Predicted 3D model of a 349-nucleotide part of an RNA (small-subunit ribosomal RNA, central domain) from a metagenome. The coordinates come from a structure-prediction model, not an experiment, and the mean pLDDT is 88. It matches the Rfam family "Bacterial small subunit ribosomal RNA". Rfam links the family to the GO terms ribosome and structural constituent of ribosome.
Context: one part of a larger RNA
RNA sequence: UUGGGCGUAAAGAGUGCGUAGGUGGUAGUCAAAGUCAGAUGUGAAAGCCCACAGCUUAACUGUGGAAUGGCAUUUGAUACUCGUCUACUAGAGUACAAGAGAGGUUGGCGGAAUUUCCAGUGUAGGGGUAAAAUCCGUAGAUAUUGGAAGGAACACCAGGAGCGAAGGCGGCUAACUGGAUUGUCACUGACACUGAUGCACGAAAGCGUGGGGAGCAAACAGGAUUAGAUACCCUGGUAGUCCACGCCCUAAACAAUGGAUACUAGAUUUCGGGAUGGUUUAAGUUUCGGAGUCGCAGCUAACGCAUUAAGUAUCCCGCCUGGGUAGUACGGUCGCAAGAUUAAAACUC
Numbered sequence: 001u002u003g004g005g006c007g008u009a010a011a012g013a014g015u016g017c018g019u020a021g022g023u024g025g026u027a028g029u030c031a032a033a034g035u036c037a038g039a040u041g042u043g044a045a046a047g048c049c050c051a052c053a054g055c056u057u058a059a060c061u062g063u064g065g066a067a068u069g070g071c072a073u074u075u076g077a078u079a080c081u082c083g084u085c086u087a088c089u090a091g092a093g094u095a096c097a098a099g100a101g102a103g104g105u106u107g108g109c110g111g112a113a114u115u116u117c118c119a120g121u122g123u124a125g126g127g128g129u130a131a132a133a134u135c136c137g138u139a140g141a142u143a144u145u146g147g148a149a150g151g152a153a154c155a156c157c158a159g160g161a162g163c164g165a166a167g168g169c170g171g172c173u174a175a176c177u178g179g180a181u182u183g184u185c186a187c188u189g190a191c192a193c194u195g196a197u198g199c200a201c202g203a204a205a206g207c208g209u210g211g212g213g214a215g216c217a218a219a220c221a222g223g224a225u226u227a228g229a230u231a232c233c234c235u236g237g238u239a240g241u242c243c244a245c246g247c248c249c250u251a252a253a254c255a256a257u258g259g260a261u262a263c264u265a266g267a268u269u270u271c272g273g274g275a276u277g278g279u280u281u282a283a284g285u286u287u288c289g290g291a292g293u294c295g296c297a298g299c300u301a302a303c304g305c306a307u308u309a310a311g312u313a314u315c316c317c318g319c320c321u322g323g324g325u326a327g328u329a330c331g332g333u334c335g336c337a338a339g340a341u342u343a344a345a346a347c348u349c
Base pairs, nucleotide, nucleotide: 004320005319006318007303008302012317014201015200016199017198021194022193023192025088026087027086028085030083033081034080035077036076037075038074039073040072041071042070049065050064051063052062053061054060091191092188093187094186095184096183097182098181103177104176105175106174107173108172109171110154115149116148117147118146119145120144121143125136126135162169163168206247207246208245209244210243211242215241216240220236221235222234223233258316259315260314261313262312263311266294267293268292269291270290271289272288273287274286275285276284298305299304322349323348324347331342332341333340334339
């Protein structure tokens, strides 16, 4: 429980695909389900309400009216909604032609750096810190030169630049592959929007099996610091980080802002196309699609938002209803587990 809300006060599901459902462009025809109008029937009586009347009055009672907001049948109307049929092209999609991109998957390749190992030169320190010590080093370290191995990540380019539904994506190259954009306006002809249940994807950490392991590094050990120091700092260091396959399904998964469509001053920067311009290119002008900053009207509690709206409207979904208890308990579902999801109450303020 409503004529209210959801950027920051409680509240947008992490994201998509999509079923049912809800909603849906332009013109006409038919029909008449919704809708509207008329008629008829019914809507018991009593009661309630109104008028009048009867008991001396009142309560009470009687008579009449109204009401009973509805339902059914029937006759009409056809603007709107639904339905039928026909047509259209502005929504949507297709075709063709272009260019852009860290979009995805798989394979191959490359150089810098760290580490380790081998060899050479070389000698007493190195490392680390606020200062030290643990630690490494005369069994030759650090430094330096040459070689080898192996793993992981790709400096500069690099840009609040690009791509992707989100998570996310960055060396080079090949194959396979998704989407978007622009142009032509050729084709289809409303095929659309949203989307309960469902399905798929989903950082990091974590889990299972098998590999791999350079660097980094939870845990752990030692050295410091300190009153203590289960920390911050230092020396080490195992899971893990990497790969394949299978799980987990959560994040401040954030723009703390669901999706779609239309409308509503501008200015400026940038990315990808087209047209024009000039022609050798560019500048400029214009247009379509993205990404930012500022700003008017309007909105907002304010902060701020402001054509990428938090403005003006329509449609659909999700969600909120005082704080704590608690995103907990119980039960269900899922999971190997960790746990996830759904989700209260007593009590208390």